Predicted 3D model of a 72-nucleotide RNA (transfer RNA) from Candidatus Elulimicrobium sp. NCBI's taxonomy places the organism under Bacteria, Bacteria candidate phyla, Candidatus Elulimicrobia, Candidatus Elulimicrobiales, Candidatus Elulimicrobium. Rfam family: tRNA. By type it is a transfer RNA. Rfam describes the family as follows. Transfer RNA (tRNA) molecules are approximately 80 nucleotides in length.
[in-house]
RNA sequence: GCCCUCGUAGUUCAACGGAUAGAACAAAUCUCUCCUAAGGAUUAAAUACAGGUUCAAUUCCUGUCGAGGGCA
Numbered sequence: 001g002c003c004c005u006c007g008u009a010g011u012u013c014a015a016c017g018g019a020u021a022g023a024a025c026a027a028a029u030c031u032c033u034c035c036u037a038a039g040g041a042u043u044a045a046a047u048a049c050a051g052g053u054u055c056a057a058u059u060c061c062u063g064u065c066g067a068g069g070g071c072a
Base pairs, nucleotide, nucleotide: 001071002070003069004068005067006066007065010025011024012023013022018055027043028042029041030040031039048064049063050062051061052060
């Protein structure tokens, strides 16, 4: 330099172009307990960035940034 794959809660992962972007673990509050842990209830938290297509985009297209891999 060229090509391919990927980028979603703190972490690991979901989500035919269409319902309020969902789950587990983690966190906070409450409950339970003599205390802690475990258990129960509740809460907060995310689509890398900028454009385009579409009635509608996490999903499709383009560019940028970042991560991984292949060729040279």